[in-house]
Predicted 3D model of a 1398-nucleotide RNA (small-subunit ribosomal RNA) from an uncultured bacterium.
RNA sequence: AGAGUUUGAUCCUGGCUCAGGAUGAACGCUAGCGACAGGCCUAACACAUGCAAGUCGAGGGGCAGCGGGGAGGUAGCAAUACCUUUGCCGGCGACCGGCGCACGGGUGAGUAACACGUAUGCAAUCCACCUGUAACAGGGGGAUAACCCGGAGAAAUCCGGACUAAUACCCCAUAAUAUGGGCGCUCCGCAUGGAGGGCCCAUUAAAGAGAGCAAUUUUGGUUACAGACGAGCAUGCGCUCCAUUAGCCAGUUGGCGGGGUAACGGCCCACCAAGGCGACGAUGGAUAGGGGUUCUGAGAGGAAGGUCCCCCACAUUGGAACUGAGACACGGUCCAAACUCCUACGGGAGGCAGCAGUGAGGAAUAUUGGUCAAUGGUCGGCAGACUGAACCAGCCAAGUCGCGUGAGGGAAGACGGCCCUACGGGUUGUAAACCUCUUUUGUCGGAGAGUAAGGUACGCUACGUGUAGCGUAUUGCAAGUAUCCGAAGAAAAAGCAUCGGCUAACUCCGUGCCAGCAGCCGCGGUAAUACGGAGGAUGCAAGCGUUAUCCGGAUUUAUUGGGUUUAAAGGGUGCGUAGGCGGCACGCCAAGUCAGCGGUGAAAUUUCCGGGCUCAACCCGGACUGUGCCGUUGAAACUGGCGAGCUAGAGUGCACAAGAGGCAGGCGGAAUGCGUGGUGUAGCGGUGAAAUGCGUAGAUAUUAGGAGGAACACCAGUGGCGAAGGCGGCCUGCUGGACUGUUACUGACACUGAGGCACGAAAGCGUGGGGAGCAAACAGGAUUAGAUACCCUGGUAGUCCACGCCGUAAACGAUGAAUACUAGGUGUCGGGGCCGUAUAGGCUCCGGUGCCGCCGCAAACGCAGUAAGUAUUCCACCUGGGGAGUACGUUCGCAAGAAUGAAACUCAAAGGAAUUGACGGGGACCCGCACAAGCGGUGGAGCAUGUGGUUUAAUUCGAAGCAACGCGAAGAACCUUACCAGGUCUUGACAUCCUUCUGACCGCACCUUAAUCGGUGCUUUCCUUCGGGACAGAAGAGACAGGUGGUGCAUGGUUGUCGUCAGCUCGUGUCGUGAGAUGUUGGGUUAAGUCCCGCAACGAGCGCAACCCUUAUUGCCAGUUACUACGCAAGAGGACUCUGGCGAGACUGCCGUUGACAAAACGGAGGAAGGUGGGGAUGACGUCAAAUCAUCAUGCCCUUUAUGACCUGGGCUACACACGUACUACAAUGGCGUUAAACAAAGAGAAGCAAGACCGCGAGGUGGAGCAAAACUCAGAAACAACGUCCCAGUUCGGACUGCAGGCUGCAACUCGCCUGCACGAAGUCGGAAUUGCUAGUAAUCGUGGAUCAGCAUGCCACGGUGAAUACGUUCCCGGGCCUUGUACACACAGCCCGUCA
Repeated sequence: AGAGUUUGAUCCUGGCUCAGGAUGAACGCUAGCGACAGGCCUAACACAUGCAAGUCGAGGGGCAGCGGGGAGGUAGCAAUACCUUUGCCGGCGACCGGCGCACGGGUGAGUAACACGUAUGCAAUCCACCUGUAACAGGGGGAUAACCCGGAGAAAUCCGGACUAAUACCCCAUAAUAUGGGCGCUCCGCAUGGAGGGCCCAUUAAAGAGAGCAAUUUUGGUUACAGACGAGCAUGCGCUCCAUUAGCCAGUUGGCGGGGUAACGGCCCACCAAGGCGACGAUGGAUAGGGGUUCUGAGAGGAAGGUCCCCCACAUUGGAACUGAGACACGGUCCAAACUCCUACGGGAGGCAGCAGUGAGGAAUAUUGGUCAAUGGUCGGCAGACUGAACCAGCCAAGUCGCGUGAGGGAAGACGGCCCUACGGGUUGUAAACCUCUUUUGUCGGAGAGUAAGGUACGCUACGUGUAGCGUAUUGCAAGUAUCCGAAGAAAAAGCAUCGGCUAACUCCGUGCCAGCAGCCGCGGUAAUACGGAGGAUGCAAGCGUUAUCCGGAUUUAUUGGGUUUAAAGGGUGCGUAGGCGGCACGCCAAGUCAGCGGUGAAAUUUCCGGGCUCAACCCGGACUGUGCCGUUGAAACUGGCGAGCUAGAGUGCACAAGAGGCAGGCGGAAUGCGUGGUGUAGCGGUGAAAUGCGUAGAUAUUAGGAGGAACACCAGUGGCGAAGGCGGCCUGCUGGACUGUUACUGACACUGAGGCACGAAAGCGUGGGGAGCAAACAGGAUUAGAUACCCUGGUAGUCCACGCCGUAAACGAUGAAUACUAGGUGUCGGGGCCGUAUAGGCUCCGGUGCCGCCGCAAACGCAGUAAGUAUUCCACCUGGGGAGUACGUUCGCAAGAAUGAAACUCAAAGGAAUUGACGGGGACCCGCACAAGCGGUGGAGCAUGUGGUUUAAUUCGAAGCAACGCGAAGAACCUUACCAGGUCUUGACAUCCUUCUGACCGCACCUUAAUCGGUGCUUUCCUUCGGGACAGAAGAGACAGGUGGUGCAUGGUUGUCGUCAGCUCGUGUCGUGAGAUGUUGGGUUAAGUCCCGCAACGAGCGCAACCCUUAUUGCCAGUUACUACGCAAGAGGACUCUGGCGAGACUGCCGUUGACAAAACGGAGGAAGGUGGGGAUGACGUCAAAUCAUCAUGCCCUUUAUGACCUGGGCUACACACGUACUACAAUGGCGUUAAACAAAGAGAAGCAAGACCGCGAGGUGGAGCAAAACUCAGAAACAACGUCCCAGUUCGGACUGCAGGCUGCAACUCGCCUGCACGAAGUCGGAAUUGCUAGUAAUCGUGGAUCAGCAUGCCACGGUGAAUACGUUCCCGGGCCUUGUACACACAGCCCGUCA
């Protein structure tokens, strides 16, 4: 000192939360010792029991009890014992009397108050015990308690009679510096007054006791004065919250006179007056003991008031007095009340907020301990007694401080655990073991304080029979404690919390939005560093965490130290009261202010210095501080007060002139609707389109004149006026304000302004008018799924006027008023001055109103002399979002409602500005078979195929809009095969390793089986150093194999798609607080971010293009099995066709026009080809958690006599149905037949292609030449052409389905293959809504080949043949690109979000 959290990211505002410290704490886990300090915060709840205030015999009468002595008696020889008596002595229960009990101790209920704190005052007071001074104590008297007797009562207790004493009580005497009165003097002060002398009169005191033979002495008594201590009273200042408490008070405020008190006082009373307090907060309500201090904080502050100290208040609750120096009295009295107890029912007793303790309450707080040894208190002459005050001990980690739980060495870096792994290791970890050493604390044994000074007893000494000193003895609860010494022995002593970020510390396993965690953000849905456990680590440590509370962080109530255009926040506006604040200069005062000195500010506490407990905490001493209050002496700058001035602020006068400023009255024209007359005829009106409506009873239209209401076109303007709301035809009257000029006047009169008063749009309300148009409500027509709306036709309040209410608006510049200062530029409105002949223009001074812009400010947007800048003054308002401008209360209002204005509860955000995207039934531009223009299809039929669904033992699995569905599958009869049923195997069908045995394995034959499996027989190795080895098989043991089991949302790789769309980025620089921007935008152009130009950008990369393949032209070279001459062959040739290689060619290169002289576009020439010539390969950054764990690879999970492996059979081919993709058709541009039989390209071929020939109607068969191919074969191309026929029909179209007969492949065509022949001859006559492909060698149409493959394409891939139509164009649909704009979206419009219901 900060951090986390709003967003995709950013800056800001703003709340919430955390890290720190503290506690009279509590709870959880844990626990070795000591010192110091602390311990009912709740029920001022109720209390059993014990103790907490007595003492004095040196005041008194006495003698119940105890001890002693005396006397007498009885027993006994006596000692002695017992009894009786005696207050004689020590003493002493109860009693009279004195002092104390008003202290000490407890508690915080009440109290918002002179209660407390602080500072003053008492000229308005008292004070027992104590100290000092002065004086005095003579005489007398009558009672009473105890005791005794009697009585009442259960008891508590009470009554009666009789006796007696005092330091108890009373009277007389004496007495003043006391008290009261009178006369008179001096001095002083602070208003009433005070102090001190003098004279006279009156009143009022007392107690004895002890010691001693005595003298005497000690102590007590009375009066007066003074001191000290303590108490009482008064006053200034300080002292919580609520205004949703605004008025309160009758003894109230004051006076006169009394009473009362120690004393002043309405403290009380009689009379008189009508006052007193209050916005500087009275009164009322709520809460609360106050302070020193404590905690926190840098401080200012905030919070608290436990322990200790001071003060106050209280003692079951309420009230009252008595006694006394002192009380209205905690352990006194009386009364009342509640409660508890006793009771004989008549009546009594009690008060723990003393110390212990009990119950209750509560999260929670201790022993029914010891001692008066010390300190202190009361009594006493003393000894001493009493003392739950106090000192000690006990319990409690509840706090602070200190100590310990070992130290050194020790690497095989042990075992074990844990984790990772490249299998070597890593970590726990010098940790342990082991060696050496030490012994605090603990255990055992021994020694053993200080706290004690004083008192007492005895003795001695000195002087003054009492005091002082000395010596001896004695007095310690704690305690045989602290402390010291010795002994043995590492021995007996470590936990708690945390480990996702904040915040130091990470891995594995388990779990699977479950269980759970969480202070905030948030974790957990099968790989969780966040849950639980473990290992490890981190932090603190005899404690550690959690919870609660306070301060801090929080400048988040801001005095120090905040804000208000848009985040919360400027009152709607003015006038103005109180208040606050105030121009220039002079003099005085000294209230504020400042300085010196003095008093006080208790101690303890805090800080500093020093000292004592071994250290520390703790304790002791000293110093500082104590920011305050009071007194006193000064200063006079500033503020203030008083006096006397000034004119720059402000106001007034005079002159000028602008204006929708206000109020009242009058006038005017245009327009709308209405009524009247005329003309005139069928529609008008209205809308996106219509309809309702009006109109032949004459509308709309047009024309003439009329009544009436409301509003004032053009001018008109970021023009004017007004405080704001607001104000607009013209004229008149009344009236407010501002401006300019002017030094004539006043002389600070100013500014702001809580309350208050006034004004205040629209709507609304009341009363009375008025009512043309418009128009809530309402009605009808439309629209719509609906339409209580938008649109249309009507239409009432209202809008208008007068008077009176209401008092609110996005009453906005979302910006309070005033003053001063701070670069400029440019308009405009109203005035003035100067120059100018000028009604032109220029310069300039004021006042208003706009725009741009610098500094500065601001989170940014922006503001910027009209500030949101720099300063000052005053007012108003804000303090997270919601609840809520709601509820209650109050005020106002006729009402509607307005003003004031919360809380419970709930969330972790809500919000501002700006950024990048995405989106928009926003805009601009552009492209694409996207639309349009065309051609052919799909959707209807049959069949093929795929999918869904259904079915099934199984119909294995995957693919799912485009971008799944003739897709994986380039080919399921078995196999494939992953599915189902049944039968088998368990180290396994497959890989590696080990042991033993065998010599094989392979092959052949047989039995069995549905088949595998199983069983039997035959045959049968190599090398050798003879040990064995290689190889193979069998058996066995485990390590392991295996899995088309799961997860494509754990992955790699591969692929699809946007999209062959033109985009996607980077470096440096610059701009911005930042996210980001710029570049990449702009003007053109292109198929293209293609190129050119411009530009705070300059460059670069991935994409585009090009480079590659193919095709079209051609040159050269080469060429066999190609080609040619020929009927063939041989031989020859090197022109053509052709094949291969290397080249050429096309580049907007040339010309013209357009364009910015650019890029480029258009046209043309030449050329085989012209503007990327055609086609292909090639797919940027990324998106879709897109697809695939079943191609493959792979993490994790699951399985292991099974989810693995083998075999047979079945299934993947099912079939009410739905969809996709193809094929064949519906026919005459056709079908069929015949004819000569025309013309390709590209391929394939050895377990192969197979010719000729022969057989078969045919599929095919027999047979086999040739060919590993420019050679042979597949192989016949077909559409086409010519001729014939059919004649528009369900046909000579169409061929499904079915029957029969065959062929081929194959172990095997039943489920379930293909083909042939004959026969049968279904639907279908061009296809609804909808939808698809294609822009040229394309669509359409025709056939051919290949892969897969034993066999099985209408699919897929490839090849050539024939070969069109159309494109005006970019408004619209779809998709895409760039720019811009809005946004409350960012999972990004399939978004977000509102209401109702569950």
The sequence is in RNAcentral, with records from ENA. Model confidence (mean pLDDT): 84 of 100. It matches the Rfam family "Bacterial small subunit ribosomal RNA". Its family is annotated with ribosome and structural constituent of ribosome in the Gene Ontology.